[in-house]
RNA sequence: UGUGUUAAGGGCAAACCCGUCGAAAGGCGGGGACGCAAAGCCUCCGGUCUGACGGCUCUUUUGGAGUCCAGAUAGCGGGGUUGCCGGCA
Numbered sequence: 001u002g003u004g005u006u007a008a009g010g011g012c013a014a015a016c017c018c019g020u021c022g023a024a025a026g027g028c029g030g031g032g033a034c035g036c037a038a039a040g041c042c043u044c045c046g047g048u049c050u051g052a053c054g055g056c057u058c059u060u061u062u063g064g065a066g067u068c069c070a071g072a073u074a075g076c077g078g079g080g081u082u083g084c085c086g087g088c089a
Stems, first nucleotide, its partner, number of pairs: 001089003004085001011036002016031006034075001040081003044078003047073005054068006
């Protein structure tokens, strides 16, 4: 420097349950482990999800759809950035 399992020391923690915040997606804390070699951190790009309040458009108009906008997801992918261990080469 590369690699990351059939090695070791450690790390994180999906679903689900409880508490809590939120309109929602979802966040946080505890329990719990499906998985993870960046499942550390950052919404820059694409995707997906939400729509209480608000703007616009369409519509078959107690409603529905689209869009703007706002938000969520870093455990959807890309990108950026930092980094542990030391089996193997």